[in-house]
RNA sequence: GGGUCCGUGGUCUAGUGGUUAUGACGCCACAUUCACAUUGUGGAGGCCGAGGGUUCGAACCCCUCCGGGCCCA
Numbered sequence: 001g002g003g004u005c006c007g008u009g010g011u012c013u014a015g016u017g018g019u020u021a022u023g024a025c026g027c028c029a030c031a032u033u034c035a036c037a038u039u040g041u042g043g044a045g046g047c048c049g050a051g052g053g054u055u056c057g058a059a060c061c062c063c064u065c066c067g068g069g070c071c072c073a
Base pairs, nucleotide, nucleotide: 001072002071003070004069005068006067007066010025011024012023018056027043028042029041030040031039049065050064051063052062053061
């Protein structure tokens, strides 16, 4: 340099055009306990790597860029 796949809460992840984006772990509060752990209930936390475009409507489709994995040179 060419090809290909990927980027979504702190971490991992679902979502492949349509009602302000799912779950687990972690975090916080409360209940339970003499206390801790466990368990239960509730809560905070992401506008989807950046910019532009298509569309009535984009995390999802298209283009460019950034970062990462794999293959080729």